A computed fold for a 72-nucleotide RNA, annotated as Fluoride riboswitch aptamer (crcB RNA motif).
[in-house]
RNA sequence: CUUGUUCAAGGCAAUGGAGUCUGCCUCAACCGCCGCUCACUAUGAGGUCGUGCUGAUGGCUCCUACCCAACC
Numbered sequence: 001c002u003u004g005u006u007c008a009a010g011g012c013a014a015u016g017g018a019g020u021c022u023g024c025c026u027c028a029a030c031c032g033c034c035g036c037u038c039a040c041u042a043u044g045a046g047g048u049c050g051u052g053c054u055g056a057u058g059g060c061u062c063c064u065a066c067c068c069a070a071c072c
Base pairs, nucleotide, nucleotide: 009026010025011024012023013022016063017062018061019060020059021058032053033052034050035049036046037045038044039043
């Protein structure tokens, strides 16, 4: 100097917060889908664009915001 492992601590899981569980990451984990273009038949890559679509969870529970319906 490089690589690997372990420990501690921390972070992440497409829109906010908390608890809990699971998985992942150590400067990485993470950053949805469809249409469009290129390559191409199988999936990948790409910047901008669209009166395009779903969801506040990775799972569960609660709160907040938004949307729909019903009742008072």
It was read from a public genome assembly, where an Rfam model found it.